[in-house]
A computed fold for a 1469-nucleotide RNA from an uncultured prokaryote, annotated as small-subunit ribosomal RNA.

RNA sequence: AGAGUUUGAUCAUGGCUCAGAACGAACGCUGGCGGCAUGCCUAACACAUGCAAGUCGAACGGGGUCAUGGGGCUUGCUCCAUGACAUAGUGGCGGACGGGUGAGUAACGCGUGGGAACCUGCCCAGGAGCGGGGAAUAACCUCGGGAAACUGAGGCUAAUACCGCAUACGACCUCCGGGGGAAAGGCUUCGGCCACUCUUGGAUGGUCCCGCGUCUGAUUAGCUUGUUGGUGAGGUAACGGCUCACCAAGGCGACGAUCAGUAGCUGGUCUGAGAGGAUGAUCAGCCACACUGGGACUGAGACACGGCCCAGACUCCUACGGGAGGCAGCAGUGGGGAAUAUUGGACAAUGGGGGAAACCCUGAUCCAGCAAUGCCGCGUGAGUGAAGAAGGCCCUAGGGUUGUAAAACUCUUUCAGUCGUGACGAUGAUGACGGUAGCGACAGAAGAAGCCCCGGCUAACUCCGUGCCAGCAGCCGCGGUAAUACGGAGGGGGCUAGCGUUGUUCGGAUUUACUGGGCGUAAAGCGCGCGUAGGCGGUUUUGCAAGUUGGGCGUGAAAGCCCGGGGCUCAACCCCGGAAAUGCGCCCGAAACUGUGAGACUAGAGUCCGAGAGAGGGUGGUGGAAUUCCCAGUGUAGAGGUGAAAUUCGUAGAUAUUGGGAAGAACACCGGUUGCGAAGGCGGCUACCUGGUCCGGUACUGACGCUGAGGUGCGAAAGCGUGGGGAGCAAACAGGAUUAGAUACCCUGGUAGUCCACGCCGUAAACGAUGAGUGCUAGUUGUUGGGGGUUUCGCUCUCAGUGACGCAGCUAACGCGUUAAGCACUCCGCCUGGGGAGUACGGCCGCAAGGCUAAAACUCAAAGGAAUUGACGGGGGCCCGCACAAGCGGUGGAGCAUGUGGUUUAAUUCGAAGCAACGCGCAGAACCUUACCAGCCCUUGACAUGGGGGGUCUGGCCCCGGGAGACCGGGGUCGUCAGUUCGGCUGGCCCCCGCACAGGUGCUGCAUGGCAGUCGUCAGCUCGUGUCGUGAGAUGUUGGGUUAAGGCCCGCAACGAGCGCAACCCUCGCCUUUAGUUGCCAUCACAUUUAGUUGGGCACUCUGGAGGAACCGCCGGUGACAAGCCGGAGGAAGGUGGGGAUGACGUCAAGUCCUCAUGGCCCUUACGGGCUGGGCUACACACGUGCUACAAUGGCGGUGACAGUGGGACGCGAUGGGGCAACCCUGAGCUAAUCUCCAAAAGCCGUCUCAGUUCGGAUUGCAGUCUGCAACUCGACUGCAUGAAGUUGGAAUCGCUAGUAAUCGUGGAUCAGCAUGCCACGGUGAAUACGUUCCCGGGCCUUGUACACACCGCCCGUCACACCAUGGGAGUUGGUUUUACCCGAAGACGGUGUGCUAACCAGUUUACUGGAAGCAGCCGGCCACGGUAAGGUCAGCGACUGGGGUAAAGUCGUAACAAGGUAACCGUA
Repeated sequence: AGAGUUUGAUCAUGGCUCAGAACGAACGCUGGCGGCAUGCCUAACACAUGCAAGUCGAACGGGGUCAUGGGGCUUGCUCCAUGACAUAGUGGCGGACGGGUGAGUAACGCGUGGGAACCUGCCCAGGAGCGGGGAAUAACCUCGGGAAACUGAGGCUAAUACCGCAUACGACCUCCGGGGGAAAGGCUUCGGCCACUCUUGGAUGGUCCCGCGUCUGAUUAGCUUGUUGGUGAGGUAACGGCUCACCAAGGCGACGAUCAGUAGCUGGUCUGAGAGGAUGAUCAGCCACACUGGGACUGAGACACGGCCCAGACUCCUACGGGAGGCAGCAGUGGGGAAUAUUGGACAAUGGGGGAAACCCUGAUCCAGCAAUGCCGCGUGAGUGAAGAAGGCCCUAGGGUUGUAAAACUCUUUCAGUCGUGACGAUGAUGACGGUAGCGACAGAAGAAGCCCCGGCUAACUCCGUGCCAGCAGCCGCGGUAAUACGGAGGGGGCUAGCGUUGUUCGGAUUUACUGGGCGUAAAGCGCGCGUAGGCGGUUUUGCAAGUUGGGCGUGAAAGCCCGGGGCUCAACCCCGGAAAUGCGCCCGAAACUGUGAGACUAGAGUCCGAGAGAGGGUGGUGGAAUUCCCAGUGUAGAGGUGAAAUUCGUAGAUAUUGGGAAGAACACCGGUUGCGAAGGCGGCUACCUGGUCCGGUACUGACGCUGAGGUGCGAAAGCGUGGGGAGCAAACAGGAUUAGAUACCCUGGUAGUCCACGCCGUAAACGAUGAGUGCUAGUUGUUGGGGGUUUCGCUCUCAGUGACGCAGCUAACGCGUUAAGCACUCCGCCUGGGGAGUACGGCCGCAAGGCUAAAACUCAAAGGAAUUGACGGGGGCCCGCACAAGCGGUGGAGCAUGUGGUUUAAUUCGAAGCAACGCGCAGAACCUUACCAGCCCUUGACAUGGGGGGUCUGGCCCCGGGAGACCGGGGUCGUCAGUUCGGCUGGCCCCCGCACAGGUGCUGCAUGGCAGUCGUCAGCUCGUGUCGUGAGAUGUUGGGUUAAGGCCCGCAACGAGCGCAACCCUCGCCUUUAGUUGCCAUCACAUUUAGUUGGGCACUCUGGAGGAACCGCCGGUGACAAGCCGGAGGAAGGUGGGGAUGACGUCAAGUCCUCAUGGCCCUUACGGGCUGGGCUACACACGUGCUACAAUGGCGGUGACAGUGGGACGCGAUGGGGCAACCCUGAGCUAAUCUCCAAAAGCCGUCUCAGUUCGGAUUGCAGUCUGCAACUCGACUGCAUGAAGUUGGAAUCGCUAGUAAUCGUGGAUCAGCAUGCCACGGUGAAUACGUUCCCGGGCCUUGUACACACCGCCCGUCACACCAUGGGAGUUGGUUUUACCCGAAGACGGUGUGCUAACCAGUUUACUGGAAGCAGCCGGCCACGGUAAGGUCAGCGACUGGGGUAAAGUCGUAACAAGGUAACCGUA
């Protein structure tokens, strides 16, 4: 510090995810030691048991025990005195500290900094005092009550307990005269010490007040009646509405009151570069609480955790009458929970309480125990060791790897273990920890390694298993038979006593942007003005000093972080010092800037004067054209409408046309990226009223300005209300068409509405998708309005508008560019992934429709922008092709042949499937082929290699038996391998045995090679360098012309090159040359005989070879002076002369595992091999490709003219003979320019005369021929007989542009036989092409795109099924809160106090009375709990219901993306 993920690829936007650090953690696997820390985050849930606050006998009386002394004496009991010890009670101090918890609290609670009207036991310092009396009471005793807790009555007694009196330095009250108010003693070594009272001051602790800071929600906007202030009184330690009476009507709030939710706050902690964000365990400060709620008492201090009273809930005891209790102290228990420890030791240390002290108490504390919970440290050994052992795994079978790893040898002993010794912590004593830490000795490598990961991110790879299963997954995504992604193994990587997972926080995330983001199109500018608060604000002088800035002082607790140093062997940890603590307060300075006060200015803003332009607004009037309707005339059969029609109108007279009239609405031409307005918007003419603006002038005011949260006004269309109006148009609606349907598009009608007035609505893709204002930053050009100059020119300068292009700059790009999206400033609005959703709920507005404000659950890993390359379009342009058109002939109808589908079958083997499967693989299924079926056989096999044994050949022919045959058995005959070192030695061959293996037309063409199909013989497909672009990419290859062609020319940021095109190759056409046999025969000759048969010749034809020839070369025209095109000449051939071979980058997961090869899988007495028979030849049908026809351009008969390929020895077969014929017999010649197949056929002549025929030949019968082991299933051919359909073929569709189509025959491959198929050959030999609108296919350019598996694409909505969350919902349950009323415990306060009362006083006089002061009781207001009623608010459940999301191969349509087939979209009905 970044990375993965949207795309075919790219850039940017944007979300999601990962790598880091951390934790009071938990879970899984594993686990050696030590140090230091930490340990109920959940139920502030309930608690058994023990302990956690006592102490003082030197305050006091008593009882008790013991001891000593003495007395009485029943010698073991009692009494007295003294002492010691412990003690219940009275009394004092402490139980307000220490310890726990975080429920409540959004608050002066906390933090920080200030302030004043206060209190403060014990402590410190100072001053003064402590005199003299009195009355009670517990304990105790007696008698009672009660189960207990406890308690009643009577009697006795003490004090540092209680109460007067005296005194009063100072203090308190005061009307300044005065008034009122204290005390306690104890111990003593007699020195004193400790107490006590009053008082002053301090210290410490505490109370109160204020400034600032302190979470979320405005879908909480108004709150408040003791409320805000005053006066007086009360109350408090003290100020204060703290409380009360009266008076006033205030106080708080958009700088967020009130309400709701959440939360203890801080030092700090975690993270981060920082700013920030998150957090508030342990430690420390503050606060709050102590079962829940209320209350006070005591006290210096409490409204009191281990005190009291009351109410409530809960638990326990009970004799049912009553009582007791409060672990959020330390342990511990149950419960909750993913989860958190011992009912331990000690007061030795530190600290606290009491005490004069000894000492006692102390679950504070110090220690120990448990837990890898965290941090830190250590160990599980070290060295040598290659035969690179064994085993494992992989393998191309060679090897590699585990791996110096192990073994083995040599060492060491940290830790743990055993034995011994043994601390610091303790200033004199005292040690729980603890026989601990440490130290010494001993034994032995001995006791001690796991976890996660290995597709990318992200370090680390192979095999096997599995087969969209099982599973993995943080994101992208893996798994459907070759998975580095699942599971196992081997190997590897990472960390290590831990490792992973989960959860949470920060980071990465500049993804809330202060540092540090944006808003034309990605999310985002309010539809537009006016304007309040607020924010911001021109030039200059001067004062002040709030902001700002410099310095000083105080504070910012300690701990922590950081730096330096030190102590534990190191570290963690601990100690010391420093720095820091960005803050707040006070003081002294400064005055530039901001602010503020005063003054001045004119450049901003405004006023005034003059002159303009304009569809700016409102009201009234008015005009013509058009439309429709009405009346009348002319006139006749149609009109209207459409793609075509129909509905509709019309003989009752339409349409058309003429004249007249009525009505409403809108204003042609002018008219223009012209004008005006803030926007919406505004268009005939005219009058009146009225707003804004521009220009010129410079007279005036003197910053009066800009923006603008709330607020308020305006605001298209549609819509709503009331009343008018209604010509045309036209939702709804009706009809006609279209269509599979057509609730649409088209047509005929037609109502709201559109128009006017008044009132609502308040939204639009209200758009420049661009808020307003100011300043600055090149220009060019057009135009509107005004002004100036002037040489009067379509000149020039300038202001204000409105367009186009364009520099710099900006931008992701597109683009913007003085009218900014540039450079800056000010203010406002808005955004933060997509969907859910601009929806629900709530609120406000509206008559309604609805508008404004505006979520969440859930779900996805994307959604979206710009640009790029393709592909596609029922987009455009240009061009080509038998693509159409123009022609000729076919197919589709018939019969047959052949292939396919389907069906059938034991099997009808398999493959091929639009073009590009279907006379295709098959250039030839009776057996064989053959892969299929039935049956019968074989199992190292029909075939290959290797081992052992046997044989010597092997084999050919014949016969016999069994059998369907394979096969098995027997016999006969012929013949007897090669080498040889002569050895049955070797090789070959045959047989037998056994193991490795053979074999498979079994599967996968979607694992492959090879081959070939197709687009397409279409003209394309690319590269290097350069240039442009952030980039994908572009350029080149586009453009103009031309071509069959990316072939060529010209131009051009391109210049070149490659694969294709063309050419080079073969063939046909002309010529030359060469060579003439088997070919040819012109000249010469002879013979026979009509045959180049022969001699001879090679001239010609021809054959084979080698050359030439054609190049737009020449001329003319055209074109751009080019490329080229057109015409002509010459030429056998003319513009690539005809034909062939040749098939770019790629596409179709196209075809083929059944040609062959091959990975993997499968079978192995069978899915292999052999044989016989059957099947591939089936047959209701359907399709493709063909043949033959339907006839006269023909049939039949006759005649007997003219080819060219090619084949031939298991062959072609002449000749002659036989047969009606197929064919048979004979067999010359021929290894073939020699012989042969070989006859060419259309042609020509005659006849038939339009008919199911003298057409047509299917079908069937009979008889034959040939091939072959064999023609039944199932061959071809021949003869005789039979003589079906068919009379030119619907929709549709195919081939062909010249020696072509059509037509005619011929040959060949395969082959025993079988050809209408296929491949070749020649004969005869046309028609037509205006042209490129349309159909199909293709090429180039361009355009749109939401497609990229690329239109056979993408994609929308309803419905149906399943699941999920959510809204409404009659109601129901609960929490919380408000108001009113009722009840009113305890308690303090107030009143009363007839009942009761020791101290003081008075009076009588010894016992009372009265007073003072009190108590009980009663009354009053206050008030907790509780109750009744009515609301507010939040949550749970809820029949039914609404939409939403997800899923899947459902249903219906086709809305959107291309002109998406009616351009799309926004608002509204």

The sequence is in RNAcentral, with records from ENA.